This is a predicted structure of a 72-nucleotide RNA (transfer RNA) from a Patescibacteria group bacterium. The coordinates come from a structure-prediction model, not an experiment, and the mean pLDDT is 83. It matches the Rfam family "tRNA". The family's RNA type in Rfam is transfer RNA. Gene Ontology term of the family: triplet codon-amino acid adaptor activity. Rfam describes the family as follows. Transfer RNA (tRNA) molecules are approximately 80 nucleotides in length. NCBI's taxonomy places the organism under Bacteria, Bacteria candidate phyla.

[in-house]
RNA sequence: GGGCCCGUAGCUUAGAGGAAAAGUGUUUGCAUGGCAUGCAAAAGAUCGCGGGUUCGAGUCCCGCCGGGUCCA
Numbered sequence: 001g002g003g004c005c006c007g008u009a010g011c012u013u014a015g016a017g018g019a020a021a022a023g024u025g026u027u028u029g030c031a032u033g034g035c036a037u038g039c040a041a042a043a044g045a046u047c048g049c050g051g052g053u054u055c056g057a058g059u060c061c062c063g064c065c066g067g068g069u070c071c072a
Base pairs, nucleotide, nucleotide: 001071002070003069004068005067006066007065010024011023012022013021018055026042027041028040029039030038031037048064049063050062051061052060
């Protein structure tokens, strides 16, 4: 320098046009004398950044940035 893959909640990942879900963690409540643990609920993501397409974009297209991998 070129090809391919990835970037979504604190962390690990789903979601592939009608608008974001789970696990874990966090907070609160209940059970226990207390901890651990269990159960219930809640909060938490301008979907890496900027453009474009579309009535509508995490999703499709382009360019950047970052990470991984292969080739040179």